[in-house]
RNAcentral holds the sequence, with entries from SILVA. This is a predicted structure of a 1447-nucleotide RNA (small-subunit ribosomal RNA) from a metagenome. Its Rfam family is "Bacterial small subunit ribosomal RNA". Rfam links the family to the GO terms ribosome and structural constituent of ribosome.

RNA sequence: AGAGUUUGAUCCUGGCUCAGAACGAACGCUGGCGGCAUGCCUAACACAUGCAAGUCGAACGAAGGCUUCGGCCUUAGUGGCGCACGGGUGCGUAACGCGUGGGAAUCUACCCUUGGGUUCGGAAUAACAGUUAGAAAUGACUGCUAAUACCGGAUGAUGACUUCGGUCCAAAGAUUUAUCGCCCAAGGAUGAGCCCGCGUAGGAUUAGCUUGUUGGUGAGGUAAAGGCUCACCAAGGCGACGAUCCUUAGCUGGUCUGAGAGGAUGAUCAGCCACACUGGGACUGAGACACGGCCCAGACUCCUACGGGAGGCAGCAGUGGGGAAUAUUGGACAAUGGGCGAAAGCCUGAUCCAGCAAUGCCGCGUGAGUGAUGAAGGCCUUAGGGUUGUAAAGCUCUUUUACCCGGGAUGAUAAUGACAGUACCGGGAGAAUAAGCUCCGGCUAACUCCGUGCCAGCAGCCGCGGUAAUACGGAGGGAGCUAGCGUUGUUCGGAAUUACUGGGCGUAAAGCGCACGUAGGCGGCCAUUCAAGUCAGAGGUGAAAGCCCAGGGCUCAACCCUGGAAUAGCCUUUGAAACUAGAUGGCUCGAAUCCGGGAGAGGUGAGUGGAAUUCCGAGUGUAGAGGUGAAAUUCGUAGAUAUUCGGAAGAACACCAGUGGCGAAGGCGGCUCACUGGACCGGCAUUGACGCUGAGGUGCGAAAGCGUGGGGAGCAAACAGGAUUAGAUACCCUGGUAGUCCACGCCGUAAACGAUGAGUGCUAGGUGUCACGGGCUUUGACCCUCGUGGUGCCGAAGCUAACGCGUUAAGCACUCCGCCUGGGGAGUACGGUCGCAAGACUAAAACUCAAAGGAAUUGACGGGGGCCCGCACAAGCGGUGGAGCAUGUUGUUUAAUUCGACGCAACGCGAAGAACCUUACCUGGGCUAGAAAGUACAGGAAGUCGGUCGAAAGGUCGAUGUGCCCUUCGGGGAACCUGUGGUUAGGUGCUGCAUGGCUGUCGUCAGCUCGUGUCGUGAGAUGUUGGGUUAAGUCCCGCAACGAGCGCAACCCCUGUUGUUAGUUGCCAGCAUUAAGUUGGGCACUCUAACAAGACUGCCGACCUUUAAGUCGGAGGAAGGUGGGGAUGACGUCAAGUCAUCAUGGCCCUUAUGUCCAGGGCUACAAACGUGCUACAAUGGUCGGUACAAAGGGUAGCGAACUCGCGAGAGGGAGCCAAUCUCAAAAAGCCGACCUCAGUACAGAUAGGAGUCUGCAACUCGACUCCUUGAAGUCGGAAUCGCUAGUAAUCGCUGAUCAGCAUGGCAGCGGUGAAUACGUUCCCGGGCCUUGUACACACCGCCCGUCACACCAUGGGAGUCGAUUGCUCCAGAAGUACCUGAGCCAACCGCAAGGAGGCAGGGUCCCAAGGAGUGAUCGGUAACUGGGGUGAAGUCGUAACAAGGUA
Repeated sequence: AGAGUUUGAUCCUGGCUCAGAACGAACGCUGGCGGCAUGCCUAACACAUGCAAGUCGAACGAAGGCUUCGGCCUUAGUGGCGCACGGGUGCGUAACGCGUGGGAAUCUACCCUUGGGUUCGGAAUAACAGUUAGAAAUGACUGCUAAUACCGGAUGAUGACUUCGGUCCAAAGAUUUAUCGCCCAAGGAUGAGCCCGCGUAGGAUUAGCUUGUUGGUGAGGUAAAGGCUCACCAAGGCGACGAUCCUUAGCUGGUCUGAGAGGAUGAUCAGCCACACUGGGACUGAGACACGGCCCAGACUCCUACGGGAGGCAGCAGUGGGGAAUAUUGGACAAUGGGCGAAAGCCUGAUCCAGCAAUGCCGCGUGAGUGAUGAAGGCCUUAGGGUUGUAAAGCUCUUUUACCCGGGAUGAUAAUGACAGUACCGGGAGAAUAAGCUCCGGCUAACUCCGUGCCAGCAGCCGCGGUAAUACGGAGGGAGCUAGCGUUGUUCGGAAUUACUGGGCGUAAAGCGCACGUAGGCGGCCAUUCAAGUCAGAGGUGAAAGCCCAGGGCUCAACCCUGGAAUAGCCUUUGAAACUAGAUGGCUCGAAUCCGGGAGAGGUGAGUGGAAUUCCGAGUGUAGAGGUGAAAUUCGUAGAUAUUCGGAAGAACACCAGUGGCGAAGGCGGCUCACUGGACCGGCAUUGACGCUGAGGUGCGAAAGCGUGGGGAGCAAACAGGAUUAGAUACCCUGGUAGUCCACGCCGUAAACGAUGAGUGCUAGGUGUCACGGGCUUUGACCCUCGUGGUGCCGAAGCUAACGCGUUAAGCACUCCGCCUGGGGAGUACGGUCGCAAGACUAAAACUCAAAGGAAUUGACGGGGGCCCGCACAAGCGGUGGAGCAUGUUGUUUAAUUCGACGCAACGCGAAGAACCUUACCUGGGCUAGAAAGUACAGGAAGUCGGUCGAAAGGUCGAUGUGCCCUUCGGGGAACCUGUGGUUAGGUGCUGCAUGGCUGUCGUCAGCUCGUGUCGUGAGAUGUUGGGUUAAGUCCCGCAACGAGCGCAACCCCUGUUGUUAGUUGCCAGCAUUAAGUUGGGCACUCUAACAAGACUGCCGACCUUUAAGUCGGAGGAAGGUGGGGAUGACGUCAAGUCAUCAUGGCCCUUAUGUCCAGGGCUACAAACGUGCUACAAUGGUCGGUACAAAGGGUAGCGAACUCGCGAGAGGGAGCCAAUCUCAAAAAGCCGACCUCAGUACAGAUAGGAGUCUGCAACUCGACUCCUUGAAGUCGGAAUCGCUAGUAAUCGCUGAUCAGCAUGGCAGCGGUGAAUACGUUCCCGGGCCUUGUACACACCGCCCGUCACACCAUGGGAGUCGAUUGCUCCAGAAGUACCUGAGCCAACCGCAAGGAGGCAGGGUCCCAAGGAGUGAUCGGUAACUGGGGUGAAGUCGUAACAAGGUA
């Protein structure tokens, strides 16, 4: 410090997620030791038991005990002090509660200092004794007694009060002494109370709150100021700088995190506060309204003799409960501290220790060295090896920890040690006692095998898993951390995703529709003053601990100690005076006023004009009109439409008209008048900062809509009809009502948009236009130039994610306001305000997703555009689709009808040929190391012949045979056969979506890329686009490109012309010869087959096009513009095809999914489709005669002549391994004859019979021949195919495969041999450029809504239940105060009576719980109901994205 995730890729915006640190944690797996810390976060839930506050006999009486008689000890009680500390918890509290800093009107036991005093009396009472009530708790009565308990008097000021005369107030003693106490007063210290400034949560869907309320006077009350309380008076006080209300919460030092600013938090330690079962109350006291005190009420628990009592762990342990979860009913007062005491001492669950817990932090260990046959085993493997791995074993050492033995502290100062025989030290034995957890797809360090097969599962995000998973589970290996490791939860960080530091708002979320203006914020120039802000110095405070630094102590560290530094802030004080604020005085440039001008659809009201439309009346006139893509509804013979004239009505204002004008925006358009707002230009003067913005507020505010009353021509929601359509509640058409218009009143919203708030200043220009003015000039409505204000375009710098903006900023700055913080849910619900309503404004949450989005890029696509090409259309010729047959496919059937191929690009395809074989399928019969290959061993040569069973395979029996090579004669070896064994064979079994190879297709289309450079943040672009041209990214020109590669073309083959060479098996001009180029002869010609030549826009002209490329025409030429044909197929696309050609990974079968055999099947047949053949006839058919090819094949072959057969063919065998022989006859054609338009002398299916050939075998199931038979069919619906020249059409010939089987398939060959192309509008396919896009699996795309189903959260809801709270009323415990007090009473007065004083009792005010009523708020639940979200394949349509087919 960043990373992953939106996309095909990119940049940006933006959310989600991760890596870090932390924790009072919990859970899972694991666990050796020690030190130091920490340990109910939940039920402030309920608590058994024990302990947690006592002490003093030197205050007192008494009782008991002991006694050395001196006295001592123990203690219930009176009395004193303490119990208000210490310890716990965080309920309440949003508050002077806390923090910080101040203040004045106070108190303060014990302690310190100072000054005084300490005198004289009195009356009781507990204990105790007796009686008595009660179960108990607890009392009641009578009697006795002491005090440092209680009371009175005296004294009395430096104290208090005061009317300034005066008045008032105290004490306690103990002791042998010393001494310790006691009282008054003053001061201090400590502690406490009170007041104030500032700071200290959220919600405005809480906006008004308040009657002791705010203030005053007086009084009361308090330790003390004060409405603290009361009486009276006044009517105030608080609040947008957030009152009141609701919700949440103890606050702080600090802690965690963070670079910091901040954010979160408030365990342990420390300060403050609050509380002590819940609520109320006071008493005592220096201090409490009191955790282990009291009274009352309530709930709960316990005891009870039912009459009545007792209790309060949020002290320490502990129990139950709750919970994911948190310890021992331990030891000691040895230390530190506290209470009491003169002290000894006692008490102390404060505290110090120990126990439990890896809860955290820190430290240590689980061994060290050596050790390569790189052991065994495991795992992987390309089978060689690699890895685990110096790891182990082995050898040599060490002993930290743990264990055993011995010694043994500091903490303590004279004594006293719980911890503890602990820390520590010494000795001993022995590697001995001690390693796990998580992860290994990316982020993120670490990889393989097996299993599984969208299953099981994983997952923090992205995402893995559908048969080769580095992502699931296991294993091996590796990575990380380590007595821990992971997971979960929470906080901060990363997150500049709340932005003070430090963000934004044209299009990503975000500028209020516009203005005026209140509060507020901000504000021009000069001078003086002040010192609030500001700055500087000093002082105070900022507790300790903590953080940081230095040093020190535990062996180190954690931890602890000492010192230092630091500390925002607040307060006091002294100064400075620039800036801001305040005050004062001035200024004119901001702002405003005044005068003079011109411009304008600025506003309001009134009047007025013409064109058009419709309607009405009349005329002319006749059959249609209207409307549409085409129609129909509609109107019209009752006279429409058309046309002419006249009239009526309402609405809107053509041309001018313009990125022209005006207005704040909405908006404003005929003309005239009246009233009126604003801006602009020019100018002398005036005021003197009067300004800008603007939360709330107020006003204006298109259209639609609403109310009342008018008006209503045209248009036109709704509605009706007609069309369209699968449907058409739409688009189109015919009608048509609200409405549109006017007046008045509401509504208050719009893509109210420049998607751009207002204001001010600054920062290059160029060019239009509107308004006004100046200069020059002519003087003219021009022109040129300058200035101000508006309105446009293009552009510098700059900005921006880009697009773009650019003096009219989206640039550079300042001021003020508004708004945003992922998508959906949702601008919705609830609440509130407004509205007549419609609705508007304000405005959430649950839940859900990992995206949603902006700009730009490359493609693809478009019922977008432009250009171009192609038998793509058109123009033609011939077909298919109809018939019969052949063939392939589907389907069906079957035991099997083996398998594959499925739009083009499957379907006469794999198959260049299924009777057996092929053959993979079926049925049946066999074999199991196998039908074939390699190896070891054993036997046998191999082989040949015969018998028997069998369909064969195969089984079985017998005979024969002993070979070849070497030999030491024992034997061995090679080939072959049989048997056995183990490595193994075999598979046309699966996966073409694991693959290689091969192939198809777009497409022989002209494209596809690269290097360097340049441009762009980038994806990318440029080049390759543009202008021409071409068959072509072919070439030329231009150009931030320059070059290059794969394609194109050329190079290759065939063919077309010629030449040269060579002439046998070819040829024959001339010569001779023959039946015949048969032979002699010849190689001229043809031909053959090798080498050459030839064609290049080379020449001429035209287009003058860009002096180019090229095109057109011509000459010459066998051939002319790639001459014709072939081979040749760029980058890539289709998970295209093929595991059944072959090869191959993985999986599967192994007496079978292998292999052998026989028979069957692949040849089936209601039907459908593709591809063909033959025809339907006369351009023909039949018969006879006759002519002319090319290219091929041939020895298991082609097979001649000749003979036989009607024929297929048979016999025969010459010749030929082929320019020699042969297949071999070419056919259409030509000549002649017949047929004469008919289901025929067309056509030949089908069928009967008879044959031939091949073959082991033609039944299923071959081909051919002959005789007979003679079907459908008379040119083929919708639709559809091929072809542009030696082409289509037509005619035959050959070959591969092959025993046979193709006159029909395939591959070739030649013969005869056309028609047409105006042209590119349209269909299809393709190329280039451009445009739009929400597509990128790329339009066979994407995607919307209803309905149906399941689940989830939520709103409404008759109600109902609960909680909190307001108000009114009733009631009123305990208790203070006051009143009363006839009852009662020791101290004082009084001789007494009595008085003073007090108590009980009673009453009054206040008041807790409680009760009744009525509101408010919040929450739970609810029949039913509303929408929302999610879900792999549901239904209906197709709304959006392209002109998305109606933008």